[in-house]
Context: one part of a larger RNA
RNA sequence: GGCUUACGGUGGAUACCUAAGCACCCAUAGACCAGGAAGGGCGUAGUAAGCGACGAAAUGCUUCAAGGAGUUGAAAAUAAGCAUAGAUCCCAAGAUUCCUGAAUAGGUCAACCUUUCGAACUACUGCUGAAUCCAUGGGCAGACAAAAGACAACCUGGCGAACUAAAACAUCUUAGUAGCCAAAGGAAAAGAAAGCAAAAGCGAUUCCCAUAGUAGCGGCGAGCAAAAUGAGAGCAGCCUAAAUCGUGAAAGCGGGGUUGUGGGAGAGCAAUACAAGCAGCGUGCUGCUAGGCGAAGCAGUGGAAUGUUCCACCCUAGAUGGCGAGAGUCUAGUAGCCGAAAGCAUCACUAGCUUACGCUCUGACCUGAGUAGCAUGGGACACGUGGAAUCCCGUGUGAAUUAGCAAGGACCACCUUGCAAGGCUAAAUACUCCUGGGUGACCAAUAGCAAAGUAGUACCGUGAGAGAAGGGUGAAAAGAACCCCCAUCGGGGAGUGAAAUAGAACAUGACACCGUAAGCUCCCAAGCAGUGGGAGGAGCCCGGGGCUCUGACCGCAUGCUUGUUGAAGAAUGAGCUGGCGACUCAUAGGCAGUGACUUGGUUAAGGGAACCCACUGGAGCCGUAGCAAAAGCGAGUCUUCAUAGGGCAAUUGUCACUGCUUAUAGAUCCGAACCUGGGUGAUCUAUCCAUGACCAGGAUUAAGCUUGGGUGAAACUAAGUGGAGGUCCGAACCGAUUGAUGUUGAGGAAUCAGCGGAUGAGUUGUGGUUAAGGAUGAAAUGCCACUCGAACCCAGGGUUAGCUAGUUCUCCCCAAAACGCGUUGAGCCGUAGCAAUUGACUGGACAUUUAGGGGUAAAGCACUGUUUCAGUGCGGGCCGCGAGAGCGGUACCAAAUUGAGGCAAACUCUGAAUACUAGAUAUUACCUCAGAAUAACAGGGGUCAAGGUCGGCCAGUGAGACGAUGGGGGAUAAGCUUCAUUGUCGAGAGGGAAACAGCCCGGAUCACCAGCUAAGGCCCCUAAAUGAUCGCUCAGUGAUAAAGGAGAUAGGGGUGUAGAGACAGCCAGGAGGUUUGCCUAGAAGUAGCCACCCUUGAAAGAGUGCGUAAUAGCUCACCGAUCGAACGCUCUUGCGCCAAAGAUGAAUGGGGCUAAGUGAUUUGCUAAAGCUGUAGGAUUUAAAAAUACAUCGACAGGGGAGUGUUCUACCUAGAGGGAAGCACCUACGCGAGCGGUGGUGGACGAAGCGGAAGCGAGAAUGUCGACUUGAGUAACGCAAACAUUGGUGAGAAUCCAAUGCCCCGAAAACCUAAGGGUUCCUCCGCAAGGUUCGUCCACGGAGGGUGAGUCAAGCCUAAGAUCAGGCCGAAAGGCGCAGUCGAUAGGCAACAGGUGAAUAUUUCUGUACUACCCCUUGUUGGUCACGAGGGACGGAGGAUGCUAGGUUAGCCGAAAGAUGGUUAUCAGUUCAAGAACGUACGGUGACCCUGCUUUUUCAGGGUAAGAAGGGGUAGAGAAAAUGCCUCAAGCCAAUGUUCAAGUACCGGGCGCUACAGCGCUGAAGUAACCCAUGACAUACUCCCGCUCGAACGACCUUCAACAAAAGGGUACCCAUACCCGAAACCAACACAGGUGGGUAGAUAGAGAAUACCUUGGGAUGU
Repeated sequence: GGCUUACGGUGGAUACCUAAGCACCCAUAGACCAGGAAGGGCGUAGUAAGCGACGAAAUGCUUCAAGGAGUUGAAAAUAAGCAUAGAUCCCAAGAUUCCUGAAUAGGUCAACCUUUCGAACUACUGCUGAAUCCAUGGGCAGACAAAAGACAACCUGGCGAACUAAAACAUCUUAGUAGCCAAAGGAAAAGAAAGCAAAAGCGAUUCCCAUAGUAGCGGCGAGCAAAAUGAGAGCAGCCUAAAUCGUGAAAGCGGGGUUGUGGGAGAGCAAUACAAGCAGCGUGCUGCUAGGCGAAGCAGUGGAAUGUUCCACCCUAGAUGGCGAGAGUCUAGUAGCCGAAAGCAUCACUAGCUUACGCUCUGACCUGAGUAGCAUGGGACACGUGGAAUCCCGUGUGAAUUAGCAAGGACCACCUUGCAAGGCUAAAUACUCCUGGGUGACCAAUAGCAAAGUAGUACCGUGAGAGAAGGGUGAAAAGAACCCCCAUCGGGGAGUGAAAUAGAACAUGACACCGUAAGCUCCCAAGCAGUGGGAGGAGCCCGGGGCUCUGACCGCAUGCUUGUUGAAGAAUGAGCUGGCGACUCAUAGGCAGUGACUUGGUUAAGGGAACCCACUGGAGCCGUAGCAAAAGCGAGUCUUCAUAGGGCAAUUGUCACUGCUUAUAGAUCCGAACCUGGGUGAUCUAUCCAUGACCAGGAUUAAGCUUGGGUGAAACUAAGUGGAGGUCCGAACCGAUUGAUGUUGAGGAAUCAGCGGAUGAGUUGUGGUUAAGGAUGAAAUGCCACUCGAACCCAGGGUUAGCUAGUUCUCCCCAAAACGCGUUGAGCCGUAGCAAUUGACUGGACAUUUAGGGGUAAAGCACUGUUUCAGUGCGGGCCGCGAGAGCGGUACCAAAUUGAGGCAAACUCUGAAUACUAGAUAUUACCUCAGAAUAACAGGGGUCAAGGUCGGCCAGUGAGACGAUGGGGGAUAAGCUUCAUUGUCGAGAGGGAAACAGCCCGGAUCACCAGCUAAGGCCCCUAAAUGAUCGCUCAGUGAUAAAGGAGAUAGGGGUGUAGAGACAGCCAGGAGGUUUGCCUAGAAGUAGCCACCCUUGAAAGAGUGCGUAAUAGCUCACCGAUCGAACGCUCUUGCGCCAAAGAUGAAUGGGGCUAAGUGAUUUGCUAAAGCUGUAGGAUUUAAAAAUACAUCGACAGGGGAGUGUUCUACCUAGAGGGAAGCACCUACGCGAGCGGUGGUGGACGAAGCGGAAGCGAGAAUGUCGACUUGAGUAACGCAAACAUUGGUGAGAAUCCAAUGCCCCGAAAACCUAAGGGUUCCUCCGCAAGGUUCGUCCACGGAGGGUGAGUCAAGCCUAAGAUCAGGCCGAAAGGCGCAGUCGAUAGGCAACAGGUGAAUAUUUCUGUACUACCCCUUGUUGGUCACGAGGGACGGAGGAUGCUAGGUUAGCCGAAAGAUGGUUAUCAGUUCAAGAACGUACGGUGACCCUGCUUUUUCAGGGUAAGAAGGGGUAGAGAAAAUGCCUCAAGCCAAUGUUCAAGUACCGGGCGCUACAGCGCUGAAGUAACCCAUGACAUACUCCCGCUCGAACGACCUUCAACAAAAGGGUACCCAUACCCGAAACCAACACAGGUGGGUAGAUAGAGAAUACCUUGGGAUGU
């Protein structure tokens, strides 16, 4: 370490529970609001916060009832109270009700500001009366004042999508849906026929059932889809205009009148109901809003009684909840009965009001006009323009008048029905944000609302919006006094309690995971971890053997799932574990089963005292007759002249329930990218608008100008001056070219080192504009909040998905396909084929045999083609002869023909095997019958199996793979591709082939330590022959391969030579003509060409090779001798050899083998889940049982039978003497599962027979929680750096103090705007946070802290926003003058010092200033939303004089020194606002003279022709502005000087101390130089290209109220702490990033670069 057992931890499943939900029924109600709502903000208690209640009259007040003992909310504790003189609490009616909000005096960033204290705006009423007579506009006033705003669904109307379906898509569908908008009510809408019908009639509307998925509409596709009539619910009818009469000046009002067998008016005649409806004040009944009475039980057990035992009782009450366990009799209640001062509702009575007729006559009057209709363009009607009636709109046109008009599905006629162009109307119907009562085969904490707890909370987002988790001590806190360990936390005793392993992290307490203890086992061993066997060891029951744990060693054995032709796969998915998680429901059709009726069956809506049910309801539906397009006929009919025929029919039901299946719906579950609608966003970023700010320093030197030279004058030229520029170098600032680092970062874009621009088309702050079918874009499809080829949020929406993944218990039976056809079809469907199941009918599938047709294999060449050789050879070519005709020749080509030999998928004179078709014959098992003694056999009858045909219902498949055979393609390549026939796999295990889906054998119901075989094997691994006989092989061939090669070897055939002596070897010869001839320098057998003869001889080539310059030489052929028996050549068979080189060793499975290789023969044995035997199970058929034959592999798929879970009806067991749940052990069932003893647990709950489902998980990169592994691993966020000592403390690297060292210093210092919001200060603390620690903290707890006439806001206006009236628009709303808001600008009065834990231009001291008021005096008509002027504006540049600041010197002090001399060194040397004075070598200001010659400039001098300021005057005017005249040389203005201002400040010294402090005293306090980016000041100069550079305001001046002096008084609200180049803001963090403005020391330096250092601040949390 492994397995096992016991005991724990962690964790929060399971079971039990419920305080919250969900669904529905009945009854109310559908309220509110200018008398200020809904919704909020802020407050209110003696005591903190949140929730509820309430409102400055604040945890409540008043009155009237009810009620009867406690009470001050949930909510303790404490303090202080109230209450039988009736509290708290409950009902009703009043009072109060801050601020916001329609929000309404004006404004605004809701809950605030201003203020003259106003109800704004619209409507209404009255008054007044502009241009302009009336009128209109405008102005003023009134009124308890009409509207507004809110509101879940329902309703009506206006506007109105898309995804989607159509397997694409456009008409069409989704759908007039979603959404937006407007307005109303408790309902709304509709509504009393210009209706519907059809020869009969009905009589407003609405809703339900049926009609009916019918008639119809429809790319006649997908789909859409009525009405009449019938059955019900509920019922209700009325009013006007007009004619006409009256009245009035008229508008008008009153009478009359209201209809379709037309009516009314008019003329004439006649007549007068006591009924119905509505309803004020009041009264009464009943009900509601608080309440009251209300029967009956004790004892034992137990912690506790309601259980149980004993004995009782009540019931118009045995519903329910509570009480220490199951309660009629304990309690609250329940059945029943009673009750209201006040308010509300219904109904009744009632003063009063309203309403009604008939007949006759009459053509004259009336009876709803820009209307009906028509044309055209649209819409609605089920009806898509269609033949399209009907209804409604836009535009144009345009009737009739009761002798009329409209409708009846184009239109016309007849007929019938109705009377438009005015209006009102209850009920039946729809819905539920609420209220009361009730119910549940609804849920029980991952469920049920998102929400059982502070839940629309925490958290996230700029915003619209999105959105959690989290229940249980116990009966009662009796919540653990006291002791011990101990800084706490935590723990051990004691005590409480029935129980503390119920101890607050609290009931039960599973799994993963982590431990402690014990038994066995493990360090030579190769492993999907198990399974079969099994030695040894340990334990238990027990003494019989069993049982449990461990497991040396041996055999066999490549997870699960999905998806595939095929997965151990290195193809998918899962870290592990627990919970949740997917074929449902409604309606309609089809079939099957079961049931009821079959005098055919059956109801729907509705009625039915909650719902449901019984009962009722007969409208309707199905069936009873079909055929035909239909008329029509009818057991037939249609077709046809007629059928000969042919098609269809000649039948059998209905209604329920259950199951399967189909259609419509989200339809088995999860999953898009998209599309559309309405909104939210320009704090990021893009452009633009308004208003502000910023850019160290250095360089270059344009135009112009001056001077010199030069010219007649110019030009030109030189030197200066000057200071232009999308100029140059280079910081801040902005950007982002290179490299590295980083890449689970410090950082979701940075750092480091370099880099580009840096006065411009520059950068930046604040405020604003433009919005998704869009904006913006110096243009990259860039950017529009970490999102961009079309943002984000919500909705349509559960879009759609022919696509992928997933889809949960058991057993039994059967069992495919990967093929044809069609398809915008190819990974999808439909149909046929093949499967299952259930029927009807038939009965020989296989086999044998017979008979057929065929044209394949083969074969053949007779045809069609093709092809080789030979013969004859037409014809042609060539040659010759010939004058020509022609003849001859030919080793040329060659038709045709003959002979021989071939080839063919698209050749056949022939022609199989198989296959196919048809006929005939015949089988097996069982039962039975007759014969027979029995058996066998033969015969008759019956059943089953196997096969087929026709149906019903209802699947999957339509990706196939390899092997064999026959073919095509390819290369007679492929583990290639494509067909046909077939086998296996697929869906098939077992044995063999080492291992190995497709090969060989063989088809697994279960058990056996039985037998026989198949393929294959028998030396060992490894079961069985070291078997037999005859050969072969020597190569380890066997145990990978070709062409090619070889006297390997064993056979066979053929043909030669050989005792007349072969073959091989050895000995000898191998000659002459001749060096043949030619050729050649030479060629002599042997470079080459031609020829290849003759002689001698046993034999010898005009030569087979080597060789030479050529000869020579050697050799061969050939011959003789020797030897003495076989020797050659060729064809062929078996088995071997070489050819044979690859990357870890790997080509018999290994050892090894000469057989244990190989060929043939032969006998045994072994070997499978095959066959047999033995013993069980199941299925089919025979009715069941028994028995018998047969059968029982299985994916997709089909069928059958069961098991479990939750709830529930009936029946009712059990349970504190211990239910459910949990974890062991154990019996039973094929299995899913089911029982039992003991333990834990502490309150429920089983069986049986039925019913209903949110009903069974291992997988969905599922989902939620818990827990592992990685791992005590990486990391601890810039290398500015820490060290020592002391202190505190339980504890110190980290806290505090001291000392030393180090870092920043145009910051890492100080101040501030934004933003944040208490982080500030003090005390206490150390769980969590702090990347370690912690005594510390920006952390936790408590307390404290922000002081203003002068600082910021208030005043004013810009861009822009809003906008009375106005204009426009389906609505919402848009635009917009005046007005009102709106800073980033304008305007505006305070400085220095001191103080404090924390504030200071705010407090204190001192010294100032501003506004207003009072008081005193003088003069004066007043007022203003008025006018006018100023306010008032660009960029760049340079110069002068200054100041801030600095340096140096001087002065003073300290310290050092201390013999002498003297000072190196250090520190200090300071001071405002304001008032007064006054100035520049600065600026401005008119002219003259001189220097100097013309202008300009400069210098000097002198003036006034006139600057600032004042006076007068002209025109117009209210007055000014303006002009003219006059007085008058200055004026502007920093700096400066004096006062302020010394009892201030200050170095140093002395003293005290509680040691981060305080008090007393207090020297010098000057000069020179350098100098700003600051002030004078937009003062001056220059420049302007498409640039000429805000507005407003009593803010100032003026005008038509000021002047003077002294004194006094008043001065509001709000912000003010702290951080602010950051640990407090924006970035998820105590984050190397980002963040506007101001201040700007010394040395070196051009410099704000850089280096180093002061004041100051730090050392960055391992």
The part of an RNA shown here (large-subunit ribosomal RNA, half A) has 1662 nucleotides and comes from Camellia sinensis var. sinensis. Rfam family: Bacterial large subunit ribosomal RNA. RNAcentral holds the full RNA, with entries from Rfam. Model confidence (mean pLDDT): 80 of 100.